[in-house]
RNA sequence: AAACUUAAGAGUUUGAUCCUGGCUCAGAUUGAACGCUGGCGGUAUGCUUAACACAUGCAAGUCGAACGGUAACAGAUCUAGCUUGCUAGAUGCUGACGAGUGGCGGACGGGUGCGUAACGCGUGGGAAUUUACCCAGUAGUAGGGGAUAACUUGGGGAAACUCAAGCUAAUACCAUAUAAGUCCUACGGGAGAAAGAGGGCCUCUUCUUGAAAGCUCUCGCUAUUGGAUGAGCCCGCGUCGGAUUAGCUAGUUGGUAGGGUAAUGGCCUACCAAGGCGACGAUCCGUAGCUGGUCUGAGAGGAUGAUCAGCCACACUGGGACUGAGACACGGCCCAGACUCCUACGGGAGGCAGCAGUGGGGAAUAUUGGACAAUGGGCGGAAGCCUGAUCCAGCAAUACCGCGUGUGUGAAGAAGGCCUGAGGGUUGUAAAGCACUUUCAGUCAGGAAGAAAAGCAGUGGAUUAAUACUUCAUUGUCUUGACGUUACUGACAGAAGAAGCACCGGCUAACUCCGUGCCAGCAGCCGCGGUAAUACGGAGGGUGCAAGCGUUAAUCGGAAUUACUGGGCGUAAAGCGCGCGUAGGCGGUUUAGUUAGUUGGAUGUGAAAGCCCUGGGCUUAACCUGGGAACUGCAUUCAAUACUGCUAGGCUAGAGUAUGGUAGAGGAAAGUGGAAUUUCAGGUGUAGCGGUGAAAUGCGUAGAUAUCUGAAGGAACAUCAGUGGCGAAGGCGACUUUCUGGACCAAUACUGACGCUGAGGUGCGAAAGCGUGGGUAGCAAACGGGAUUAGAUACCCCGGUAGUCCACGCCGUAAACGAUGAGAACUAGAUGUUGGGCAGGUAACUGUUUAGUAUCGUAGCUAACGCGUUAAGUUCUCCGCCUGGGGAGUACGGUCGCAAGAUUAAAACUCAAAGGAAUUGACGGGGGCCCGCACAAGCGGUGGAGCAUGUGGUUUAAUUCGAUGCAACGCGAAGAACCUUACCUACCCUUGACAUACAGAGAACUUUCUAGAGAUAGAUUGGUGCCUUCGGGAACUCUGAUACAGGUGCUGCAUGGCUGUCGUCAGCUCGUGUCGUGAGAUGUUGGGUUAAGUCCCGCAACGAGCGCAACCCCUAUCCUUAGUUGCCAGCACGUAAUGGUGGGAACUCUAAGGAGACUGCCGGUGACAAACCGGAGGAAGGUGGGGAUGACGUCAAGUCAUCAUGGCCCUUACGGGUAGGGCUACACACGUGCUACAAUGGGCAGUACAGAGGGCAGCUAACCCGCGAGGGGGUGCGAAUCUCAGAAAGCUGUUCGUAGUCCGGAUUGGAGUCUGCAACUCGACUCCAUGAAGUCGGAAUCGCUAGUAAUCGCGGAUCAGCAUUGCCGCGGUGAAUACGUUCCCGGGCCUUGUACACACCGCCCGUCACACCAUGGGAGUUGGUUGCACCAGAAGUAGGUAGUCUAACCUUAGGGAGGGCGCUUACCACGGUGUGGUCAGUAACUGGGGUGAAGUCGUAACAAGGUAGCCGUAGGGGAACCUGCGGCUGGAUCACCUCCUUU
Repeated sequence: AAACUUAAGAGUUUGAUCCUGGCUCAGAUUGAACGCUGGCGGUAUGCUUAACACAUGCAAGUCGAACGGUAACAGAUCUAGCUUGCUAGAUGCUGACGAGUGGCGGACGGGUGCGUAACGCGUGGGAAUUUACCCAGUAGUAGGGGAUAACUUGGGGAAACUCAAGCUAAUACCAUAUAAGUCCUACGGGAGAAAGAGGGCCUCUUCUUGAAAGCUCUCGCUAUUGGAUGAGCCCGCGUCGGAUUAGCUAGUUGGUAGGGUAAUGGCCUACCAAGGCGACGAUCCGUAGCUGGUCUGAGAGGAUGAUCAGCCACACUGGGACUGAGACACGGCCCAGACUCCUACGGGAGGCAGCAGUGGGGAAUAUUGGACAAUGGGCGGAAGCCUGAUCCAGCAAUACCGCGUGUGUGAAGAAGGCCUGAGGGUUGUAAAGCACUUUCAGUCAGGAAGAAAAGCAGUGGAUUAAUACUUCAUUGUCUUGACGUUACUGACAGAAGAAGCACCGGCUAACUCCGUGCCAGCAGCCGCGGUAAUACGGAGGGUGCAAGCGUUAAUCGGAAUUACUGGGCGUAAAGCGCGCGUAGGCGGUUUAGUUAGUUGGAUGUGAAAGCCCUGGGCUUAACCUGGGAACUGCAUUCAAUACUGCUAGGCUAGAGUAUGGUAGAGGAAAGUGGAAUUUCAGGUGUAGCGGUGAAAUGCGUAGAUAUCUGAAGGAACAUCAGUGGCGAAGGCGACUUUCUGGACCAAUACUGACGCUGAGGUGCGAAAGCGUGGGUAGCAAACGGGAUUAGAUACCCCGGUAGUCCACGCCGUAAACGAUGAGAACUAGAUGUUGGGCAGGUAACUGUUUAGUAUCGUAGCUAACGCGUUAAGUUCUCCGCCUGGGGAGUACGGUCGCAAGAUUAAAACUCAAAGGAAUUGACGGGGGCCCGCACAAGCGGUGGAGCAUGUGGUUUAAUUCGAUGCAACGCGAAGAACCUUACCUACCCUUGACAUACAGAGAACUUUCUAGAGAUAGAUUGGUGCCUUCGGGAACUCUGAUACAGGUGCUGCAUGGCUGUCGUCAGCUCGUGUCGUGAGAUGUUGGGUUAAGUCCCGCAACGAGCGCAACCCCUAUCCUUAGUUGCCAGCACGUAAUGGUGGGAACUCUAAGGAGACUGCCGGUGACAAACCGGAGGAAGGUGGGGAUGACGUCAAGUCAUCAUGGCCCUUACGGGUAGGGCUACACACGUGCUACAAUGGGCAGUACAGAGGGCAGCUAACCCGCGAGGGGGUGCGAAUCUCAGAAAGCUGUUCGUAGUCCGGAUUGGAGUCUGCAACUCGACUCCAUGAAGUCGGAAUCGCUAGUAAUCGCGGAUCAGCAUUGCCGCGGUGAAUACGUUCCCGGGCCUUGUACACACCGCCCGUCACACCAUGGGAGUUGGUUGCACCAGAAGUAGGUAGUCUAACCUUAGGGAGGGCGCUUACCACGGUGUGGUCAGUAACUGGGGUGAAGUCGUAACAAGGUAGCCGUAGGGGAACCUGCGGCUGGAUCACCUCCUUU
């Protein structure tokens, strides 16, 4: 500062992160449609589809002031009949007027968007034109003629219509005259017009009618000029997609001449020339009316072209002309075609893409309305007539705008609903109630504006001779409204008549309950639903918008996701394999000119409407309207001249040339060489060789392999050799010669921008492959054989052909890679190396400069990784390429190729991702370090036997249930005869065996009998208790009713609690700081060390927590205190003997408190550390031994049957009771144990030494009985006192003598004991008898590192009884071995790869089978469109014309001129024939592709994926794939070499 006020993101790939990238959403809009709902008004809008077909009505007429006239109506006059006011007739006399002639208008207005990619449209220009009506000017408007419709008569026809004869008029038609201007001209001249009508006045005349002449006004007419308006034509620029359309064109391009047109022009014809268009996209194909504008957007853009306005095109389809100022004509004509209608079958009629309306199509779009009152149009002098243009009304929430559906008050926070933790909360001041108001709708009444003209009557001008006429102004008067019951105003009554729709998981504002149970369903994307769904359905509540709300469709936006503004290409999609080079694009320095680009001013234009600004009018707004701004454009002109361009002239820094040198696997050809392999020949020599993880096939006694000599032949060139060299890339490696390309260095001279890039084009281009001809030693696709394997079309082995090699010709692709186009300039360094130059130095070398090459690195860049003067930094120029994944580098088409194939290159369909880099984990048949009875070294077992016990399985009425790799299986169960017990059978109970509450009765309770298997039922006896405020209360029992009880029923994947396991492994984290965009990292990594994230050192970390360790308990030594029930050294007593007694407090012991051990000391090692090794001392030495103690977490680990608990389920049963049975079964399999197989032993006899426990419903002594289990007995003890209780192995002695035994004890028979209500199913024990398997255990597998293993016994819990086999404890005796960490298993740390994250029990590939979907090919077939050739030829126009007809003019009267009809020629629509192109539909069959539930076969890829993978190519194979050749790293690991950094 009037016309500038303006830019938002989110969800979704992942365990998480950043990026790339697609999909989706929020916004605005619409001629919309659909669903639910619906009060009023204003203003707009309303077939987007079938340019499909149309019934009916209307949409273009008008003029009597052009004409002849008079069919109808009215008036007048006359005549006739007469019922004096009616009928009939006559007269065009008047108003008027059907039909007709004539004029003007039907070319406007209205509709539609088929066609058209074009001068069609837009914009700006141009010259060779025309323009009725209109305006202005000039000059005229004379005198004649012949017809014809109407009409009459006659004829044909069903009709439409038509024929013949006759009459007649004109502003109809035709000559003639005249010609200012016009046109033509050979400059002499020539050609060519007209129409009158209406009103008035006056003169003459037989003053009546009538006729004639004149004047005048108005409207016409003719010629012409100019204007205005409209139209035609030409040009510059702009105007969709496809190149899988690349060449098109014969009237084609130009010229000359002529014709034609209003006019230029190949517009047409003849002749001549051979041009014209095209990569700046011609031609062809597809699509489309164009514009002002509209929608969107910050803009630039993108999309669109309804209504309104400008232009164009079209009028059933195709063709054609006529008339006219204008048409090739929407409501005109002719012809052809399709369709419809009428018909007397002969023939006719029609064209709603005008307004209404109908059918049809469709998701879908209105009344067969009123009026010319207004605006406008046609005709007319006017009145006026016509006008589906228009103005109005009707229908539709289709859109925009406005209004209303009440307002205030009102807590008992009502009722009801919903939720609830049961208290309450919420719906909610919401309702009711009270007090008000009355917009809108309703009823009644009033009531603008849209109306101004015209007409009539005055007055005044103009005109005129005129006071006529006409016209202008003004006054008066008279009327004209479809809308319309208008807008608006007033009155009346009463809250009265007026709220819905969508949504509520996130995006996105808004939450609970019930139902359902991967069902039904939802869904825009992500995704919800498998029993606790804020996501489905309903309800309550809430949120949003509101007479609408949602959904669908469509456009723009967001999307910087086509990027001009404003993107990218190392790894995400994307740099052509590499050169040369055409067009094009870009281009060093200086001077002058020019002014094209560029910049500024002015002028013209950029229609109106719209948008924007500012005023005004409807109560407001939408809407309407005045003015302005804007229209970013185009054209003309003036000016400026820096930059770019152009022209001319210079320059040397770019580029190049010349001279002299340098290095090099640069290329081509010819020749030469040695080592090695193989083969052949010969010699020596003998049984094997070869090959592999191990083998075999193969070779060899016919002499191989080995070794020596010789020969042949082909291919490749060790060492040197190097992130060294050369080349554009591919690529190039022995030596010599010849030919040849490029690079670099130094110094001077020369040319003078000669340059860069490079679409098309063209050349080169590994390996494989192809063709022809050679060659072939080795290697080696295919192939054969042997192995491996479940298989092995592979990996391994033995052979072996194409090929590999050469020549010539093709192919043209690779991970052709630096995954990095070419050129130029600028921007820190350090180090190495190759080729040159310069300086210094004797040299080594140092410094400097240039061209390469490599590593690290600053700034900067990057998503990160990384790049970093050799850029992926900062800029410039040019080219190529990308736009989600799959389908697919595929199909079709084209081009190339001998083929293989290459190149160019889609779509349908499908998914919501695909992808890059980095992070944390997990994993690896990756690596490094370390630990553990993990292996190894040892000892003893299991696996074999018998038995015990648990499990599986089977069986059963039931064999209750759970536990199931380690981490289930002598586990829950520390003890199933009944009980337990949950299972089965049978019999019973139903408020219940148990809890709380209510009512009634009764104390509770108890005795006996009967029935029954018992539960139970019946009968019966005894008994009246406690507290009391005297009301009653408490406990208990019975009965009744209702709430409820009850459930070892389900879900451990709804849970709590508890537990197992990794693992007593050393880990797991946090705060602050720092680094990183971030996930995260750091700390916690590193060097040492430890049992240990134990400690030390170092360090962008510093600290801390949970774990480790320690603190706790037991044990090993000592001390102190205390001294019974324990102890007894010394003293004393006593006994056969005994701490038995007095006494003692020393010892043992008991149980309290202390001490002690800490790497404290010494030496060594180590880094002067931590620590380790050794030693001393010590009872004990490096956590002394053992226990308790279990981090963050993992396994949806285990347990709903310990308990608790949500939800579900049962309720005369899935609850409760009782009896019996079962859990104890038994072809079998497994686990855990016991006892053995014997002499280190068994038997017998004698004899010694523990610890820790238990005991009153108990342990039980002495003593007696019994062979014994046990019985009797009764003492002591609630226990350092008594008791269980004899420890056993051991020791001493004896026997057995290697055997199925004097081993072993199963099994079985008999007889007993004990517990218990009960020992049958189904207890333990004793005695006698019996005397099985078994002689040390296959594959495999377990435990243990010291007081351990092994072995020996003892105790306890549970328990009436039942365990010397289980479990938990206790002590006795008491070993061996560990070199060590290669391997197996498990674990920890670091690192690496990863396509895994449900985390390798992961992921994932292909064939095959089934279902569905779209698509390619396909013998063909159907249709559209189009090219070429030919046939044909309606109507029409033009030309010709021998036939025929002929009013105007001429005539010498014969005829002629001219014209019509007919015929004919040319052009040409429809149509036809033949042959091509192209597009679309369809098709037996067929190819691959995609998607699907848990199908089949394998396991190709991801880790070194178990043969590293991938690329190109070739061969092979069920399939993934395998193999050969060449290439790449986007390969792990180890070793070596080289290089870099630091010291």

Predicted 3D model of a 1543-nucleotide RNA (small-subunit ribosomal RNA) from a Gammaproteobacteria bacterium. Taxonomically the source falls in Gammaproteobacteria (Bacteria, Pseudomonadati, Pseudomonadota). It matches the Rfam family "Bacterial small subunit ribosomal RNA". Its mean pLDDT, the model's own confidence on a scale to 100, is 84.